[in-house]
Formats: sequence, structure tokens, C1' cells
RNA sequence: UGGUUAAUAGUUUAAAGGUUAGAACUUGGCAAUCAUAAUGCUACAAUAAAGGUUCGAAUCCUUUUUAACCAA
Repeated sequence: UGGUUAAUAGUUUAAAGGUUAGAACUUGGCAAUCAUAAUGCUACAAUAAAGGUUCGAAUCCUUUUUAACCAA
């Protein structure tokens, strides 16, 4: 420099263009226990950025940013 792929809670990830973006781990609270752990219940927390298409975009298109891989 060219090509391919990816970006969603603190982390790992799901989601035919259509109800309030779902779950696991983590964290906080409560229950239980003499106490702690394990366990149960519950709460918080997310679509990389900017435009476009569409009645409707996490999803499709364009550009940018970041990361990985391949070639030179």
C1' cells in the first nucleotide's frame, strides 16, 4: 500500500428489517447460615462514530475510527 473479516452491558456472546435489544459470568441488595462460602430471589448495566435507504435499521448501503489476518 492492496484485500478479507470484525466492533452489541465491566467480560463472553445471541438477535428473518417489526413488542421494552435476550442470556451467562462479574457487581450491588435481600433471603438462608452462629458466621463465611456455595445456593435461591432481585436490581443496575450495551448496539464504535457520522450520514443514507425504508412506514420501521443492531441488522441493508457509504464514509471514518479501531482491531485481527493474508499478500507485497

Record summary
The prediction has a mean pLDDT of 82. A computed fold for a 72-nucleotide RNA from Emiliania huxleyi, annotated as transfer RNA. Rfam family: tRNA. Gene Ontology term of the family: triplet codon-amino acid adaptor activity. About the family: Transfer RNA (tRNA) molecules are approximately 80 nucleotides in length. Taxonomically the source falls in Emiliania (Eukaryota, Haptophyta, Isochrysidales, Noelaerhabdaceae).